A computed fold for a 350-nucleotide part of an RNA from a metagenome, annotated as small-subunit ribosomal RNA, central domain.
Context: one part of a larger RNA
RNA sequence: CUGGGCGUAAAGAGCGCGUAGGCGGGUGGCUAAGUCUGCUGUGAAAGCCCGGAGCUUAACUCCGGCGGGCCAGUGGAUACUGGUCAUCUUGAAGUCGCUAGGGGAAGAUGGAAUAACCGGUGUAGCGGUGAAAUGCGUAGAUAUCGGUUGGAACACCAGUGGCGAAGGCGGUCUUCUGGGGCGAUCUUGACGCUGAGGCGCGAAAGCUGGGGGAGCGAACGGGAUUAGAUACCCCGGUAGUCCCAGCCCUAAACGAUGGAUACUAGGUGUCGGGGGUACUGACCCCUCCGGCGCCGCAGCUAACGCAAUAAGUAUCCCGCCUGGGGAGUACGGCCGCAAGGUUGAAACUC
Numbered sequence: 001c002u003g004g005g006c007g008u009a010a011a012g013a014g015c016g017c018g019u020a021g022g023c024g025g026g027u028g029g030c031u032a033a034g035u036c037u038g039c040u041g042u043g044a045a046a047g048c049c050c051g052g053a054g055c056u057u058a059a060c061u062c063c064g065g066c067g068g069g070c071c072a073g074u075g076g077a078u079a080c081u082g083g084u085c086a087u088c089u090u091g092a093a094g095u096c097g098c099u100a101g102g103g104g105a106a107g108a109u110g111g112a113a114u115a116a117c118c119g120g121u122g123u124a125g126c127g128g129u130g131a132a133a134u135g136c137g138u139a140g141a142u143a144u145c146g147g148u149u150g151g152a153a154c155a156c157c158a159g160u161g162g163c164g165a166a167g168g169c170g171g172u173c174u175u176c177u178g179g180g181g182c183g184a185u186c187u188u189g190a191c192g193c194u195g196a197g198g199c200g201c202g203a204a205a206g207c208u209g210g211g212g213g214a215g216c217g218a219a220c221g222g223g224a225u226u227a228g229a230u231a232c233c234c235c236g237g238u239a240g241u242c243c244c245a246g247c248c249c250u251a252a253a254c255g256a257u258g259g260a261u262a263c264u265a266g267g268u269g270u271c272g273g274g275g276g277u278a279c280u281g282a283c284c285c286c287u288c289c290g291g292c293g294c295c296g297c298a299g300c301u302a303a304c305g306c307a308a309u310a311a312g313u314a315u316c317c318c319g320c321c322u323g324g325g326g327a328g329u330a331c332g333g334c335c336g337c338a339a340g341g342u343u344g345a346a347a348c349u350c
Stems, first nucleotide, its partner, number of pairs: 003322004007304002012318001014201004021194003025088007033081002035077007049065006091191001092188003095184005103177007110154001115149007125136002162169002206247006215241002220236004258317006266295011299306002323350003332343004
């Protein structure tokens, strides 16, 4: 390289938008680049193959012959691919109506609880554990009542439930704003799919500057436990956790399963919407579309399992893998304030 693969064996990029490129619906006309075909030229010799000849044979040498692929020119064919023109509506997008939602951003606001402080009642303990101790408390704690302040998170509803591309999103209200579903079948008329580079988003921790700090709490101090205990348990507690602005760009970023389209038995639950039957009244029943689950046939799979939300049957495009260790290391490049990220070897060794 030809291959074979990527749920769990090595392998799907964390996710999206999109450039180039690759691929692309129905019908008709033209064209003839790809494709197919006739002829001509070219395709050196040697070699290979076939027939024959010469060295005693063979190897070897010599003679003759066939043939092919590639390329060029020229003539033709037009199913498919391409180009071009016209047209169509199923793909795609739009319009109108209805609609569910913790989708996003900003602002406002509420109650419970914890804590601190102030005041009242009240007195000797409280707290904590397996048991204790450190700790707090007669300078009046814990408990209890009233008040004030402050920060963070939103019990019940809550669901195998909803929304989002992913990360993720949950008190309430307002404003701004993205996406989706169903119905009508009105408009455009292939406008599509994927996507190397590129651009954007991206939990937590971490970083820079400024604020904030109730609770929790790396580090750290103390008390225990223990042979020891740089831990697990307890008492404290700084960064951090929160907000604004700017970085970082990683993850078991998982469904360990890239995206799109089509097709291939069923059953059952649930969320959103439509139609029908029926009742007039919400249910119930039948059915269609979209989502989220479970079970299961064919098929697939090494097995486990997957099974219309495929890991089945196919097509298109991208990413990735190629024995273990060395190593996601070194070097170099790029990025970063740093931490580090990304790209990513070899010697050697089994």
Rfam family: Bacterial small subunit ribosomal RNA. Its family is annotated with structural constituent of ribosome and ribosome in the Gene Ontology.